Model confidence (mean pLDDT): 83 of 100. A computed fold for a 72-nucleotide RNA from a Candidatus Woesearchaeota archaeon, annotated as transfer RNA. It matches the Rfam family "tRNA". By type it is a transfer RNA. Gene Ontology term of the family: triplet codon-amino acid adaptor activity. About the family: Transfer RNA (tRNA) molecules are approximately 80 nucleotides in length.

[in-house]
RNA sequence: CCCCGUUUAGCUCAAUGGUAGAGCGUUCGGCUGUAGCCCGAAAGGUUGCUGGUUCAAAUCCGGCAACGGGGA
Repeated sequence: CCCCGUUUAGCUCAAUGGUAGAGCGUUCGGCUGUAGCCCGAAAGGUUGCUGGUUCAAAUCCGGCAACGGGGA
């Protein structure tokens, strides 16, 4: 320098262009002598940044950034 992949909640990951979710964790409640296990609920997201396409973008397109892989 060229090519490819990944980027979404604290962590690991989903989501066919049409309401952003799950598990774990956290907090609160139930249970228990206490804690844990178990049960219930809640909080927590500018979907890496920026621009474009579209009635509508996490999703499609361009640029940039970070990380990983391959090539020269």